[in-house]
RNA sequence: GCAGAGGAGCAGACGUUCGCCGGAUGGAAACAUCUGGAGGAAAGUCCGGGCUCCACAGGGCACGGUGGUGGGUAACGCCCACCGUCCGCGAGGAUCGGGAAAGUGCAACAGAAAGCAAACCGCCGAACGGCAGUUUCGACUGCGCGUGGUAAGGGUGAAACGGUGCGGUAAGAGCGCACCAGCAGUCCGGGUGACCGGCUGGCUGGGUAAACCCCAUCGGGAGCAAGGCCAAGCAGACGGAACGGUUGCCUCGGUAACCUCGAACCGGUCCGGUUCGCAACACCGUCGGGUAGGCUGCUAGAGACGCAGAGCAAUCGGCGUCCCAGAGAAAUGAACGUCCUCGACAAAACCCGGCUUAUCGUUCCUCUGCCAAC
Numbered sequence: 001g002c003a004g005a006g007g008a009g010c011a012g013a014c015g016u017u018c019g020c021c022g023g024a025u026g027g028a029a030a031c032a033u034c035u036g037g038a039g040g041a042a043a044g045u046c047c048g049g050g051c052u053c054c055a056c057a058g059g060g061c062a063c064g065g066u067g068g069u070g071g072g073u074a075a076c077g078c079c080c081a082c083c084g085u086c087c088g089c090g091a092g093g094a095u096c097g098g099g100a101a102a103g104u105g106c107a108a109c110a111g112a113a114a115g116c117a118a119a120c121c122g123c124c125g126a127a128c129g130g131c132a133g134u135u136u137c138g139a140c141u142g143c144g145c146g147u148g149g150u151a152a153g154g155g156u157g158a159a160a161c162g163g164u165g166c167g168g169u170a171a172g173a174g175c176g177c178a179c180c181a182g183c184a185g186u187c188c189g190g191g192u193g194a195c196c197g198g199c200u201g202g203c204u205g206g207g208u209a210a211a212c213c214c215c216a217u218c219g220g221g222a223g224c225a226a227g228g229c230c231a232a233g234c235a236g237a238c239g240g241a242a243c244g245g246u247u248g249c250c251u252c253g254g255u256a257a258c259c260u261c262g263a264a265c266c267g268g269u270c271c272g273g274u275u276c277g278c279a280a281c282a283c284c285g286u287c288g289g290g291u292a293g294g295c296u297g298c299u300a301g302a303g304a305c306g307c308a309g310a311g312c313a314a315u316c317g318g319c320g321u322c323c324c325a326g327a328g329a330a331a332u333g334a335a336c337g338u339c340c341u342c343g344a345c346a347a348a349a350c351c352c353g354g355c356u357u358a359u360c361g362u363u364c365c366u367c368u369g370c371c372a373a374c
Base pairs, nucleotide, nucleotide: 001370002369003368004367005366006365007364008363009362010361012339013338014337015336016335017334018333020037021036022035023034024033025032026031039345043356044355046354047353048352049351050350051223052222053221054220058271059270060269061268063219064218065217066216067215068082069081070080071079072078083097084095085094086093087092098214099213103212104211105208106207120154121153122150123149124148127147128146129145130143131142132141133140134139162180163179164178165177166176167175181204183201184200185199187198188197189196190195227296228295229294230293236287237286238285239284240283244259245258246257247256248255249254261277262276263275264274265273303322304321305320306319307318309316310315340343
């Protein structure tokens, strides 16, 4: 100097004039002064919660989510570190990461054969036969004909029952050996662990689970239009199910408790449980009427910032400082001027921790590769 990798910050600024919302002070009020007022994603509604209600939220099945190990966190499908595999010269990036030896399914075509096999072209002629030739009549030679042996070579395919080499064999084959890969091991060493290295062994049974499935683990439901309070107003009607039994007390009319039975209990279903019940006051269903107003929930938080400490880190506790939007049909607007990095994507609606998506420009930090000079 060129090309890259990882991380962090900012998100137009300033001034004047008018306008909007919250808070504080003053004021009877109007209003005045001061002060604060949309994002890094506010987006998607994808995860996890806080909070509220249903019941006090129990146990199974089904259904759904997650899936290497260890840590962080309120929790998570998130974050950090590490391990394995893959990509990259590298800094780094990705995660397809439990199980295929429990079972089922799938893989067109080609090919002999695609899951416990198999011989299309081949190779052999040792063994048992056959044919032909020779013969010193012991046998020898040739053929590859039959039975048989074989899976090393060739072919097909994405993939063909480990790979390369040497020996051995009739020809071959882990048949044997060397080096690899895979698998196994109450083996040895390191590590909390996933795993890594070594040693020994038998030579060795593909792929796919983001296919069904198995294993481990997690999960009650609904949601601020949740819910709470106040004011105002009206009009109720019809229907639904419950056979009964036992015991005690009493004024013999009844009454209480229990069992059975009925209804309700907010994803489905079973068990258990709770509440209310035998005609009315509860519950469920149908029809009809009234109300849609106001306050609250509503912002002091699993909060932000700073300092030192622990930890590789995520993060944690300690000390100190600060209060930083709460609209309610929806508050940030308009005009003028200046500056520059010339402004993209884009507006809170109960709140928070994440992930994902969109995006103009600029600043800073750390690291990698290549070239050149000293």